c-di-GMP-I riboswitch aptamer from a Bacillota bacterium, 76 nucleotides, folded computationally. Taxonomically the source falls in Bacillota (Bacteria, Bacillati). The sequence was found by an Rfam model in a public genome assembly.

[in-house]
């Protein structure tokens, strides 16, 4: 430094549901909650669902895929 994730360990994130706030909405925050995750860390730059708009156009999702940036622990 590349590749993989079989095993063990140390910690790490948290779906759906409730609760409370914010958004017109999709949804976000926090609180409880664990179904999953080796990037479920970070980015809307392509693609997709989405949601507001008569339309132009804005917006949401990185836990939908792609790509870009970074990373523990273990194995070649």
């Nucleotide at each position: 430094a590349a590749c993989c994730g079989a095993u063990a360990a140390a910690g790490g994130c948290a779906a759906a549901g409730c609760u409370g706030c914010c958004g017109c909405a999709a949804g976000g925050c926090a609180g409880u909650g664990a179904c999953g995750c080796a990037a479920a860390g970070c980015u809307a730059u392509g693609g997709g669902u989405c949601c507001u708009g008569u339309a132009a156009a804005g917006g949401a999702u990185c836990g939908c895929c792609a790509g870009g940036c970074u990373g523990c622990c273990g194995g070649u």